RNA sequence: CGGGGUGUAGCUCAGCCAGGUAGAGUGCUUCGUUUGGGACGAAGAGGUCCCCGGUUCGAAUCCGGGCACCCCGACCA
Numbered sequence: 001c002g003g004g005g006u007g008u009a010g011c012u013c014a015g016c017c018a019g020g021u022a023g024a025g026u027g028c029u030u031c032g033u034u035u036g037g038g039a040c041g042a043a044g045a046g047g048u049c050c051c052c053g054g055u056u057c058g059a060a061u062c063c064g065g066g067c068a069c070c071c072c073g074a075c076c077a
Base pairs, nucleotide, nucleotide: 001073002072003071004070005069006068007067010026011025012024013023020057028044029043030042031041032040033039050066051065052064053063054062
């Protein structure tokens, strides 16, 4: 330098193809059961969907540009 992939809750990841209320597990907080712990159950908090722009009534999703990381290739040494 070229090609491909990934980016969404603290963590691991769905959702994207085919636009329409942002989710699951785990973790965290509170409560209940228990003498307590653990475990189980219930409730709750937690989001710049990497960034900027465009299209649209409406964008995590489509389009353009950029950033970070990973893989492959080329080049240089």
Overview: Transfer RNA from Dehalococcoidia bacterium UBA2991, 77 nucleotides, folded computationally. It was read from a public genome assembly. The coordinates come from a structure-prediction model, not an experiment, and the mean pLDDT is 82. It matches the Rfam family "tRNA". Rfam classes the family as a transfer RNA.